[in-house]
């Protein structure tokens, strides 16, 4: 430098053109003399960034930036 493939909550993912889930893990409770372990219930999301279709885009198309990975070329 050219091609792909990924970027979704603190971690690891899962969705799909029509209000964004799920496990852990945080936080409350109930449990117990107290822990553990199990229930139970809340909080957390600019869906990587900017633009573009579309009534509506996390999703579709474009460029950017990251990360992985194959090729390729200089020495």
């Nucleotide at each position: 430098g050219c091609u792909g493939u990924u970027g979704u909550a603190g971690c690891g993912u899962a969705g799909u053109g029509g209000u964004a889930g799920c496990g852990c893990a945080a936080c409350g409770c109930c449990u117990u003399g107290g822990u553990a372990a199990g229930g139970c219930g809340u909080a957390g999301g600019u869906c990587g960034u900017g633009g573009g279709u579309u009534c509506a885009a996390u999703u579709c198309c474009c460029a950017c930036c990251a990360a992985c990975a194959g090729c390729a070329c200089c020495a």

Transfer RNA from an Alphaproteobacteria bacterium, 75 nucleotides, folded computationally. Its Rfam family is "tRNA". Rfam classes the family as a transfer RNA. Model confidence (mean pLDDT): 83 of 100.